[in-house]
RNA sequence: CUGAACCUUGCGGGAGAGACCGGCCAGCCACGUGGCUGGCAGGCGCCGAAGGAGCAAUCGUCCCGAAAACUCUCAGGCAUCAGGGACCGCAAGGGAAUG
Numbered sequence: 001c002u003g004a005a006c007c008u009u010g011c012g013g014g015a016g017a018g019a020c021c022g023g024c025c026a027g028c029c030a031c032g033u034g035g036c037u038g039g040c041a042g043g044c045g046c047c048g049a050a051g052g053a054g055c056a057a058u059c060g061u062c063c064c065g066a067a068a069a070c071u072c073u074c075a076g077g078c079a080u081c082a083g084g085g086a087c088c089g090c091a092a093g094g095g096a097a098u099g
Base pairs, nucleotide, nucleotide: 001099006094007093008092009091010090011089012088013087018044020043021042023040024039025038026037027036028035029034045078046077047076051074052072053071054070058066059065060064
């Protein structure tokens, strides 16, 4: 001089699954037992890409330990909007491997 892995921030992209069932509350319509919207928790069903957990014929320092986009769904989520969102791209900063 080059500037990796990795970390932070900003921007962009970013899927899946019930507008389910009844109950309570509030508002509106009707004036008729009802209908619509929103909120709250419950029940069943479902999703996996925050997080969490588990596993290998693979690897290792081999009585054992180690992974994921695989598996399980504790958590989270399931009309639109909003929010979250693994991961990907770009930019800036840190960082120092390698040459």